[in-house]
Context: one part of a larger RNA
């Protein structure tokens, strides 16, 4: 100088930031992922009529009751697409985990862009619904019934795949590369209703992923040897795919003092502080990338996970129970409690940005935008501004003459910034739409009004006198100060220093 500070005194506004550094410790409540009725069938409401009764009416009709199309609306279920994004932590990990550069190929990539070529003809259930049941619940079970853009068969193949053939080119051989013919195997879904959404098969693109290699960044020799799937090679299996990723056999290798192995610590970087640099510290907000999601472990659906608010399974913990069984996982957003020196509101809208889903209207979005709290922090601004005594009163000192506080105050005049009140009022939105917010900003009113404290004053170090205490109380960052004249302890006065802040501790340069 500097901070994601914290303690102390002390605080007037504003703008823009920043806000569990410790217990990856336990968490009550609410919210955070949902969406499509333009894939499909149901159930409940509303309804046009119908149909019964019976009561009022001469009748229209009213009024109970029941059926009930097309339509609307509400649930929830079959399907379809998100849920693997956004958010959160910093637990692990010393790694190709991150950075950077250079490269590769043995691959897959939904939606998304640009092309081709198709969308044909069947079929069997199943949820919801019904009826029984069983259970304290959570939730099951058994019979029937029904639809799809779920499900299954077949056909067709521009084209994919693989498998033989052929003539070609490379190449010493094995083989490789493209063409081409023949032969197998491989698709689909329709829906609003007249032109959009949409569905299958491919080629190519982009995006993500995948793998090598140099190079770069901690500590430890009081760690000196270390490895058996290890190093390599074949067959084979697995993967979307290369590869001891796994396995059988075969071979003995791999790595290390240029520090391998083993120990501690630790997320990495862009960046931030610091310093003339050169270094050295640091990884908070904000951005890339990792890993993690009570704790272990392990698959499953899927274009993608081994999946924060899916599923199993084991463990700990907490809750419910009719004791026979269940339910939970805030290192999401608030907020609890507990640690600690210490770090906020169980606020408001989706108006705008970003995202999901939908043709669209729209829904949902604690992402995000705003607001609240808090001098944490930087920056702005204000506590007035002139004139006013050879100098008032009080204070303080004194050689009792003075001398200081001091133009300070009083008094005269001026102003109104901010804050207050009244009134008008945006920009963020092209249209239909503003949470902020009647907010910024403008106008206008009042009155000097409602706004200064904190530390130091013996040298470093700028700034001094008095009483008080007497090696006592006590100061002290370092020399050091106090034992009867203390500029060093207290306390006044008075001074310097910075100011909405001053001081103190910590930490790093």
């Nucleotide at each position: 100088g500097a901070c994601g500070a914290a303690c102390g005194c002390u605080g007037g506004c504003g703008g823009c930031g920043u806000g569990c550094u410790u217990a990856a410790c336990a968490c009550a409540u609410g919210c955070a992922a949902g969406u499509c009725g333009a894939a499909c069938g149901g159930g409940g409401u509303c309804c046009a009529u119908c149909u019964g009764g019976g009561u009022g009416g001469c009748a229209a009709c009213a009024c109970c009751a029941g059926a009930g199309a097309a339509g609307a609306u509400c649930c929830a279920g079959u399907g379809g697409c998100g849920a693997a994004c956004g958010g959160g932590u910093g637990c692990g990990u010393a790694a190709c985990a991150c950075g950077u550069g250079a490269g590769g190929a043995a691959c897959c990539u939904g939606c998304c862009c640009c092309g081709g070529a198709c969308u044909u003809c069947g079929g069997a259930a199943u949820a919801a619904c019904a009826g029984c049941g069983g259970g304290a619940a959570a939730c099951c079970g058994c019979u029937g019934c029904u639809a799809a853009u779920a499900c299954c068969g077949a056909a067709u193949a521009u084209c994919u795949u693989c498998a033989c053939c052929g003539a070609g080119c490379c190449u010493c051989c094995u083989g490789g590369c493209a063409c081409g013919a023949u032969g197998a195997a491989g698709a689909a879904a329709g829906g609003c209703c007249u032109g959009c959404c949409g569905g299958u098969c491919u080629g190519g693109g982009a995006u993500g992923g995948c793998c090598u290699c140099g190079c770069g960044g901690c500590c430890u020799a009081u760690c000196a040897g270390c490895u058996u799937g290890u190093c390599g090679g074949u067959g084979g299996g697995g993967u979307a795919a290369u590869g001891g990723c796994c396995u059988a056999c075969c071979a003995a290798g791999g790595c290390a003092u240029c520090g391998a192995c083993g120990g501690g610590u630790a997320g990495c970087u862009g960046g931030u502080c610091u310093g003339a640099g050169a270094g050295g510290a640091u990884g908070a907000u904000c951005a890339g990338c990792c890993a993690c999601a009570c704790u272990g472990g392990g698959a499953c659906u899927g274009a993608g996970a081994c999946a924060c608010g899916g599923c199993c399974c084991a463990g700990a913990c907490u809750c419910c129970u009719a004791c026979g069984g269940g339910a939970g996982g805030c290192a999401g957003c608030a907020g609890u409690g507990g640690g600690g020196a210490a770090u906020c509101u169980u606020g408001c809208c989706c108006a705008a940005u970003g995202g999901g889903c939908g043709c669209a209207a729209g829904c949902c979005u604690g992402a995000g935008g705003c607001a609240g709290c808090a001098a944490c922090g930087c920056c702005g601004c204000g506590u007035g501004c002139g004139g006013g005594a050879a100098g008032a009163a009080g204070g303080c000192u004194c050689u009792c003459g003075g001398g200081u506080u001091g133009u300070a105050a009083a008094c005269c005049g001026c102003u109104u910034u901010c804050a207050g009140c009244a009134g008008g009022a945006a920009c963020g939105a092209a249209a239909c739409u503003g949470a902020c917010g009647g907010u910024a900003c403008c106008u206008g009113c009042a009155g000097a009004a409602g706004a200064a404290g904190g530390u130091g004053c013996g040298g470093c170090c700028a700034a001094c006198u008095a009483c008080g205490u007497g090696c006592c109380a006590g100061c002290a960052g370092c020399c050091g100060c106090g034992g009867u004249g203390a500029c060093a302890c207290g306390u006044a006065g008075g001074c310097a220093c910075c100011a909405a802040g001053c001081g103190u501790u910590g930490u790093c340069c």
Background: RNAcentral holds the full RNA, with entries from Greengenes. Predicted 3D model of a 509-nucleotide part of an RNA (small-subunit ribosomal RNA, 5' domain) from an uncultured bacterium.